[in-house]
RNA sequence: AUAUGGAGAGUUUGAUCCUGGCUCAGAAUGAACGCUGGCGGCGUGCUUAACACAUGCAAGUCGAACGAGAAAGUCCUUCGGGGCGAGUACAGUGGCGGACGGGUGAGUAACACGUAGGAAUCUGCCCUUUGGUGAAGAAUACCCUUGAGAAAUUAAGGCUAAUACUGCAUAGUCCCGUUUACGGGUAAAGGUGGCCUCUUGCUACCGCCAAAGGAUGAGCCUGCGGCCUAUUAGCUAGUUGGUGAGGUAAAGGCUUACCAAGGCGAUGAUGGGUAACCGGCCUGAGAGGGUGUACGGUCACAAUGGAACUGAGACACGGUCCAUACUCCUACGGGAGGCAGCAGUGGGGAAUAUUGCACAAUGGGCGCAAGCCUGAUGCAGCGACGCCGCGUGGAGGAUUGAAGGUCUUCGGAUUGUAAACUUCUGUUGAGUGGGAAGAAAUACCCAAGGUUAAUAAUCUUGGGGGCUGACGGUACCACUUUAGAAAGCACCGGCAAACUUCGUGCCAGCAGCCGCGGUAAUACGAAGGGUGCGAGCGUUAUUCGGAAUUACUGGGCGUAAAGAGCGCGUAGGCGGUUUUUUAAGUCAGUUGUUAAAGAUCCCGGCUUAACCGGGGGAGUGCAAUUGAAACUGGAAAGCUGGAGUAUAAGAGAGAGAAGUGGAAUUCUUGGAGUAGCGGUAAAAUGCGUAGAUCUCAAGAGGAACACCAGUAGCGAAGGCGGCUUCUUGGCUUAUUACUGACGCUAAAGCGCGAAAGCGUGGGGAGCAAACAGGAUUAGAUACCCUGGUAGUCCACGCCGUAAACGAUGGUCACUAGAUGUCAGCAUUGCAUAGCAAAGUUGGUGUCGAAGCUAACGCGUUAAGUGGCCCGCCUGGGGAGUACGGUCGCAAGAUUAAAACUCAAAGGAAUUGACGGGGGUCCGCACAAGCGGUGGAACAUGUGGUUUAAUUCGACACUACGCGAGAAACCUUACCUGGGUUUGACAUGUACCUGCUACCGGUGGAGACACUGGGUUCUGUGUUUACACAGACGAGUACACAGGUGCUGCAUGGCUGUCGUCAGCUCGUGUCGUGAGAUGUUGGGUUAAGUCCUUUAACGAGCGCAACCCUUGUCGUUAGUUGCUAGUUUAUUCAGCACUCUAACGAGACUGCCUGGGAAACCAGGAGGAAGGUGGGGAUGACGUCAAGUCCUCAUGGCCUUUAUGCCCAGGGCAACACACGUGUUACAAUGGCGAGUACAAAGGGGAGCGAAGCGGUGACGUGGAGCAAAUCCCAGAAAGCUCGUCUAAGUUCGGAUUGAAGUCUGCAACUCGACUUCAUGAAGUUGAAAUCGCUAGUAAUCGCGUAUCAGAACGACGCGGUGAAUACGUUCUCGGACCUUGUACACACCGCCCGUCACACCACGAAAGUCGUCUGCACCCGAAAUGGUCUUACCCAACCGGUUAAACGGAGGGGGGCUAUGAAGGUGAAGAGGGUAAUUGGGGUGAAGUCGUAACAAGGUAGCUGUAGGAGAACCUGCGGCUGGAUCACCUCCUUU
Repeated sequence: AUAUGGAGAGUUUGAUCCUGGCUCAGAAUGAACGCUGGCGGCGUGCUUAACACAUGCAAGUCGAACGAGAAAGUCCUUCGGGGCGAGUACAGUGGCGGACGGGUGAGUAACACGUAGGAAUCUGCCCUUUGGUGAAGAAUACCCUUGAGAAAUUAAGGCUAAUACUGCAUAGUCCCGUUUACGGGUAAAGGUGGCCUCUUGCUACCGCCAAAGGAUGAGCCUGCGGCCUAUUAGCUAGUUGGUGAGGUAAAGGCUUACCAAGGCGAUGAUGGGUAACCGGCCUGAGAGGGUGUACGGUCACAAUGGAACUGAGACACGGUCCAUACUCCUACGGGAGGCAGCAGUGGGGAAUAUUGCACAAUGGGCGCAAGCCUGAUGCAGCGACGCCGCGUGGAGGAUUGAAGGUCUUCGGAUUGUAAACUUCUGUUGAGUGGGAAGAAAUACCCAAGGUUAAUAAUCUUGGGGGCUGACGGUACCACUUUAGAAAGCACCGGCAAACUUCGUGCCAGCAGCCGCGGUAAUACGAAGGGUGCGAGCGUUAUUCGGAAUUACUGGGCGUAAAGAGCGCGUAGGCGGUUUUUUAAGUCAGUUGUUAAAGAUCCCGGCUUAACCGGGGGAGUGCAAUUGAAACUGGAAAGCUGGAGUAUAAGAGAGAGAAGUGGAAUUCUUGGAGUAGCGGUAAAAUGCGUAGAUCUCAAGAGGAACACCAGUAGCGAAGGCGGCUUCUUGGCUUAUUACUGACGCUAAAGCGCGAAAGCGUGGGGAGCAAACAGGAUUAGAUACCCUGGUAGUCCACGCCGUAAACGAUGGUCACUAGAUGUCAGCAUUGCAUAGCAAAGUUGGUGUCGAAGCUAACGCGUUAAGUGGCCCGCCUGGGGAGUACGGUCGCAAGAUUAAAACUCAAAGGAAUUGACGGGGGUCCGCACAAGCGGUGGAACAUGUGGUUUAAUUCGACACUACGCGAGAAACCUUACCUGGGUUUGACAUGUACCUGCUACCGGUGGAGACACUGGGUUCUGUGUUUACACAGACGAGUACACAGGUGCUGCAUGGCUGUCGUCAGCUCGUGUCGUGAGAUGUUGGGUUAAGUCCUUUAACGAGCGCAACCCUUGUCGUUAGUUGCUAGUUUAUUCAGCACUCUAACGAGACUGCCUGGGAAACCAGGAGGAAGGUGGGGAUGACGUCAAGUCCUCAUGGCCUUUAUGCCCAGGGCAACACACGUGUUACAAUGGCGAGUACAAAGGGGAGCGAAGCGGUGACGUGGAGCAAAUCCCAGAAAGCUCGUCUAAGUUCGGAUUGAAGUCUGCAACUCGACUUCAUGAAGUUGAAAUCGCUAGUAAUCGCGUAUCAGAACGACGCGGUGAAUACGUUCUCGGACCUUGUACACACCGCCCGUCACACCACGAAAGUCGUCUGCACCCGAAAUGGUCUUACCCAACCGGUUAAACGGAGGGGGGCUAUGAAGGUGAAGAGGGUAAUUGGGGUGAAGUCGUAACAAGGUAGCUGUAGGAGAACCUGCGGCUGGAUCACCUCCUUU
């Protein structure tokens, strides 16, 4: 000095782990859009229409190559003209340059590009060297004259020059030839300056020619590298090679003639699609992936297509010719044009700038130079398009945390030191003034040196020194000025930093994914506040990343997607062991290259940074070269371990062919025999008196082979099963011998390949798709039954698929064991036809260590650890589908997409729940019994209906005699009508007042209104009057009250239910990646998770039990109002023994005994009043049902406020075709009625209970004793018992209904009370389907009391009297508990879910056709151009001949003809791909459509699968296969004892 570099999250589930996709956070951009916008620097700016272009400019220059040559103006003039302008301008000949620079990326998959090489080449200007530059000639443009034309332009004649052109001479290291030292061939141009002998010399410079070399540039060839597609597999006739010739600057089929028949291709030819390539740029830890804008290198193109000419260089952007399209001009005859140069215009588009300044700098062209030209370039302008920098102020400022905003629990909090206020500064801005660098040269002068004859010119060096600035009065500096002029954007549910209020109410809307919104939205919209970034911020698009999600680095395939059905085998890949050698791979060193820029490190320049400059290193690549030799490869020679062969044995449903056997089914014949048979859950169809089934005998025919038989055997798989024979494949064991790596795997290819199916011909007993009939059913195209055809069988030929499965490719090696079984081998022992033991080889099972696995599981037969080869996968659906190809007779098989759509789909395991799964257990759950309900009438509640209102709530169990334990008014919440507004009620403030209560009167339905009477009170001042203060009350005003209005799905509290069921959990520990498990399971036992025992668990909590109340026995204490063995006339005394009362105790604990048991405990017994919780009650775990209640109460939010509040009268809650629930009374004789008679308990009583007595038939009235109660009253208990009567009937049962008359309560009894008496006397004769309660002092039955209450129970809550029956038992129904199993359920079976049909939308396929595009082929036509050839009847200066000179001739050229190639065009038949289309096909999507219920549980017929048939649809059925089937039993195996 270098190395320097790697983060994840959300989303499938009730939860978990895994698989797997989707999405986000990052960076980037030639960007665009939205909102916003102060300044500067540096960059950058048509990604679309290679679409069309108005206008201007972008390539000229040279007079030192050449001839000619103005004008304006001005000066002079003798007015003729001359000078200057000026040898200038314009134009021409000629030279050089227009092949550079600039633009664009259409084409191109190619030697186009990149990289590394090569040989057969050229190269203007430039550099070096050598030599030369002689002497002639003929034209021509410009110009002049004449003509054609609208124009563009052009014809003829005439004059003239050159560094223009043409010969000649000479020359060489040049070229050619051959005899290799000779021959032949081919060149040139002058100009300017200086000097000078003055007619041409010399010289310098600039030129020119030849030759050699260099440099630069260019052409050509080759290796390697970089896209997609096989639904493109064969392509190629100049094609591949050779020879000759031609051609090129140059190798070459580059071209041509001939010869040969080659060349390319699975390492992807040919075809199709797409694309300029690279340095680089973006991203990434890297490897990679994407990209090719700007800058730089290369290529290609210049309206489209073709072609050549000129030239050093072009097949030429601002040149030529032709064709085509388009545009323009036209006098219609004909012409002109090419912005993919810079600006600019139109158009397209989401989108991309000025018709600017300058040649001052850098560079280019020309020139000797001055200089000219330069839209290259330098600058400026526009655009936040990007990167970088700066600012929008800094400090102080809270005992006023101002005002305003927002929120609020109303206290306050926050905005917030933020502002105000004080002070400071002056970047940027504005103004004024100053003011750069970029400029250094050439030129010029001086000096020295080179050159020269030279002091000239010129070159080099040094010195001097003038001119020149587009940007631009710009950068920069100074001064003045005022905090003055300068902040937004997105976000705030999670990912992901940041929260509240209001509005809205599944609407409006949001959304990157998950998702939010249905009245309390941190998710929509707004506000306040906050977070992030900041002259920007967001959005969209695209790329990489995250994504190990194509896995080289760095993935997988038993069940998640994924092992081909199986074998043989070609190419290919890989390959045992030893030695020698080689050096292709490999490794090391060195060299060349890898342009610059960029990136990186260091240093430096702009105030900093961006930006820029200098230097270094790197550039993993390619090539060359020198080495090494372990490994791989090549060559050679060996080896025996892999592999194979031989020999000897062995087992076997291995294969093929032929033959053969018995049992059974069916059929036929015959005998015997009679009424049924058959079939099912039950039936029917069917068969049978024409004789079935059954039975005996004989016969026919086909198919399959019972037992043996076995997680036994064989085979590559499919598969293979009576017996015998023949043919034949493979395997195993043992021992030696032999060969000597001969091996493994395996694309392509070939073969085999269940069942079904197909073709031809047979066969056909049974079975059996289709089909028919019968059942079942709502239906039943099914399951069940009766029949039944293809088929199943054979031969030959196809098909080629299966859950073709071990869902596990083949091969080799290694890595603990235990225990069965099959086939061998040899050893040992023994009771020797054999058995056993230990051992070994090969197969086939089970369990299991390590290890692996997401888990389940696998585990020497691996899913462990490694090597090699092949096949396959990359989210779900669409889809194994469409199209195309191949195969097939067909069915179909194989190969195999896309659009579109979803955020999941999936695997394993967990906890629950569920099952028409299993096991165990409990409960009045069933059963066994007793009595009911359901039928009647009535009562009561509900629904419905009605109504002005019939107030509201409660709806399976768990609403319905419920809230309501009491609606005539009130209650009351409802309706109608009448009133009222600080209110019927509470608190406070202010003002005012002294009344109000109470007693009257009038009006009114009443509320109410009016009115009369009626000394407010207390204290103080001062006694009154009066004033003040306080209390109380009224009035007025304001805050507020009020609401049985809404939301029980915002809530508290309370309650119901599962359920008085035995459960529900925790701590620590342990197991598991985890959810979770264990504990709590197992074996017993209990009413009980009660207890015992076992036990990776040990403990604990809430529940259970106990503690509480009551009842049953006894004791003690106590005796009034209770009681009475006594006593008295007397309930009078006496007493407290008994009963009773009520306080405290005792008692029961499986304590004792017997038996069983490991124990817990169970069974029995004794004693006892009571025996195994003695009976009853209270007591209700964690939780479930968004269960019920806002109308008990409380309460958030919303709504209302002269009303949804409050008051009042009347009405309603009581209605009535109907339906349901709960009850009462009955239907009678176990009864009714009448008479007599006995025995309770528990309650209540002062606005009360109310006795006796009297009246009334009675309800009741009267009366008033007694009693605040163990004292008096309610209060007669009833059933029962005794006697009588009724006699089976709608009755002496039953009492509804109705009439009449009454009683009581109450202001009031009509709507709408209860009761009494008389009369009336309905339904009903024991109740269908169904259903309820109850297990002992219970059911049933009988009465009594109480609360509510003025009055009003058949209800509710209590009390006692009488007092049963039955329980074998757990199969079934219901509910529950535990264990286990399956699951596609988790809103949890009231679950999930499939398909047709109907509707809407979307993309796609097919399709009679139809319309463009493209491609090659064949033919026709054939422009320009080039080549060839012919012609010299047309034209022509140089050379040659000829001649005095000519004419003329020749050579050559032009022109013309023909021909070859040849673009565009035309025609034809094809091919490829695209658009569109009546109709049609399936697919996808979709809050609430129709039909069924196929799948998930044994899913109610186990499911799935290949195939075939059928059917509205899921589907059904046949044949074969699979377990990815539950349950029970059996068999086998394993483990343990």
Molecule: small-subunit ribosomal RNA
Organism: Campylobacterota bacterium